This is a predicted structure of a 73-nucleotide RNA (transfer RNA) from a Candidatus Peregrinibacteria bacterium.
[in-house]
RNA sequence: GGUACCGUGGUGAAGCGGCUAACACUGCGGUCUGCAAAACCGCCAUGCGUGGGUUCGAAUCCCACCGGUACCU
Numbered sequence: 001g002g003u004a005c006c007g008u009g010g011u012g013a014a015g016c017g018g019c020u021a022a023c024a025c026u027g028c029g030g031u032c033u034g035c036a037a038a039a040c041c042g043c044c045a046u047g048c049g050u051g052g053g054u055u056c057g058a059a060u061c062c063c064a065c066c067g068g069u070a071c072c073u
Base pairs, nucleotide, nucleotide: 001072002071003070004069005068006067007066010025011024012023018056027043028042029041030040031039049065050064051063052062053061
């Protein structure tokens, strides 16, 4: 330098044009308990890498850029 894939809350991770953006863990509050643990209920989180474009509508499609991984040279 080239090619391919990837980037979603604190962490992992689903999603494939119309969702309130799942789920699990962590955290916080509550119930329960003599106190805890466990269990159950509820809640939060600067969540779609950045900027443009297409579209009535974009996390999802297109382009550029940034970052990561693998391979090639």
Its Rfam family is "tRNA". Rfam's curators write: Transfer RNA (tRNA) molecules are approximately 80 nucleotides in length.